A computed fold for a 343-nucleotide part of an RNA from a fermentation metagenome, annotated as large-subunit ribosomal RNA, domain IV. It matches the Rfam family "Bacterial large subunit ribosomal RNA". Its family is annotated with structural constituent of ribosome and ribosome in the Gene Ontology. The prediction has a mean pLDDT of 88.
Context: one part of a larger RNA
RNA sequence: CCCUCGUUAAGGAACUCGGCAAAUUGACCCCGUAACUUCGGGAGAAGGGGUGCCCCGUUAGAGUGAAGAUAAAACUAUUGAAGCUCGAGGGGGUUGCAGAUAAGAGGCCCAAGCGACUGUUUACCAAAAACACAGGCUCCUGCUAAAGCGAAAGCUGAUGUAUAGGGGUUGACGCCUGCCCGGUGCUGGAAGGUUAAGGGGAAGAGUGCAAGCUCCCAACCGAAGCCCCAGUAAACGGCGGCCGUAACUAUAACGGUCCUAAGGUAGCGAAAUUCCUUGUCGGGUAAGUUCCGACCUGCACGAAUGGCGUAACGAUUUGGGCGCUGUCUCAACGAGGGACUCG
Numbered sequence: 001c002c003c004u005c006g007u008u009a010a011g012g013a014a015c016u017c018g019g020c021a022a023a024u025u026g027a028c029c030c031c032g033u034a035a036c037u038u039c040g041g042g043a044g045a046a047g048g049g050g051u052g053c054c055c056c057g058u059u060a061g062a063g064u065g066a067a068g069a070u071a072a073a074a075c076u077a078u079u080g081a082a083g084c085u086c087g088a089g090g091g092g093g094u095u096g097c098a099g100a101u102a103a104g105a106g107g108c109c110c111a112a113g114c115g116a117c118u119g120u121u122u123a124c125c126a127a128a129a130a131c132a133c134a135g136g137c138u139c140c141u142g143c144u145a146a147a148g149c150g151a152a153a154g155c156u157g158a159u160g161u162a163u164a165g166g167g168g169u170u171g172a173c174g175c176c177u178g179c180c181c182g183g184u185g186c187u188g189g190a191a192g193g194u195u196a197a198g199g200g201g202a203a204g205a206g207u208g209c210a211a212g213c214u215c216c217c218a219a220c221c222g223a224a225g226c227c228c229c230a231g232u233a234a235a236c237g238g239c240g241g242c243c244g245u246a247a248c249u250a251u252a253a254c255g256g257u258c259c260u261a262a263g264g265u266a267g268c269g270a271a272a273u274u275c276c277u278u279g280u281c282g283g284g285u286a287a288g289u290u291c292c293g294a295c296c297u298g299c300a301c302g303a304a305u306g307g308c309g310u311a312a313c314g315a316u317u318u319g320g321g322c323g324c325u326g327u328c329u330c331a332a333c334g335a336g337g338g339a340c341u342c343g
Base pairs, nucleotide, nucleotide: 001338002337003336004335005334006333007332008331010329011328014327019324027051028050029049030048031047036041038172052094053093054092055091056090061086062085063084064083068079069078070077071076095099107322108321109320110319111318112317113316114314115313119131120130135170136169137168138167139166140165141164147156148155149154173309174308175307176306178239179238180237183236184235185232186231187230188229189228192227193226194225198221199220204215205214206213207212240258241257242256243255244254267301268298279295280294281293282292283291
């Protein structure tokens, strides 16, 4: 000097990205317990008090229940109370620094984000806000089902049958889920257009004396598909610009104009989203780029790629506080094991 421990004056987070680590708390009994809430919870909330031993003590009481007695033919029933065991609470005393005497054994509170929850996950750097989830919605499927595996046979689905099975999406619960079908997709559409093989054969050409053979072939009839016509957004997706206007100013309920399929509704908003930005105001601090509450100028929120809330839950993330401490001011001493020296 290193590792693992123990103790520490005064202070008590001044440390640090951050209380990381450590310390505090810890058992049982009693008292007492807020907001909020889905009335179950929250809750061991928080915050307090007690705990050894001896006597009063045959404590109050509780458990078990012998002998005996009565009835009875008997089984048994009704009594009876000895003995044994347990024993809260109260009063008094006594003792140590300390009575849950050692070990083992929650620190707590406030506010916010995300995800409802218990679960699952990157075997060996990520446990989460990711996945799953119950619930919602939608599409397909009438049974030799759809879907899937498989050259096939066959099997799963399922010894199931639309309250079933499969695909997709959202993600408890509460309040809700606006407008757009122009594009893409899907669904429907006995018309029309286009359209292959095939059918059909006019006309023409080659050859031949001819019969014929051969070649090339126009009309016309020909599916699905595409075009076309509708529907459909909890399908993929999308949800404007400029100019002016009120008797201070400012702003614009209002008007004009251009474009669009339609121009973002409710709710939320400097947000896990805000560039400018440490926006501005308020709170908390002596001092706050973080945090909380507002404002709205939303670079570039927004409604099942769900929107906004939400009790409970979380080895989750963020901010604050109480307690507590060698994290620190600032270091000291001690123990064990290394390092080092000798062997």